The RNA shown here (SAM riboswitch aptamer (S box leader)) has 126 nucleotides.
Its mean pLDDT, the model's own confidence on a scale to 100, is 80.
Rfam family: SAM riboswitch aptamer (S box leader). Rfam links the family to the GO term regulation of gene expression.
Of the family's consensus pairs, 91% are formed in the model.
The sequence was found by an Rfam model in a public genome assembly.
[in-house]
RNA sequence: CUCUUAUCCAGAGAGGCGGAGGGACUGGCCCGAUGAUGCCCAGCAACCAUUGACGAGACGUAAGAUCCGUUAGAAGGUGCUAAUUCCAGCAGGACAUCUUUUUAUGAUGUUCCUGACAGAUAAGAU
Repeated sequence: CUCUUAUCCAGAGAGGCGGAGGGACUGGCCCGAUGAUGCCCAGCAACCAUUGACGAGACGUAAGAUCCGUUAGAAGGUGCUAAUUCCAGCAGGACAUCUUUUUAUGAUGUUCCUGACAGAUAAGAU
């Protein structure tokens, strides 16, 4: 780099350094010299790892330093700490408006819902 699985509406600083752009991409819309992004500290959460308890589960004749599930803890490896992944980007549906004599079709969208795509993070595989 690529692939797989899970999650992405919760949570988190009136601290220090530093000094210009930043929010992945595109379009919007925002943040930023009243100092952003970033780094350090601090904090949040609990994906992996870890500890205890429980189980009419799996395996096993049984025991059970195993696996699985539930629950409670702790915080080692990561991660995160503006705005729902800030919103939309593709497809479908609802609704509204326009077109049409009517229905159907078609078009549009300051609206709503669902799924995908893209992205981020963790764990695993090549």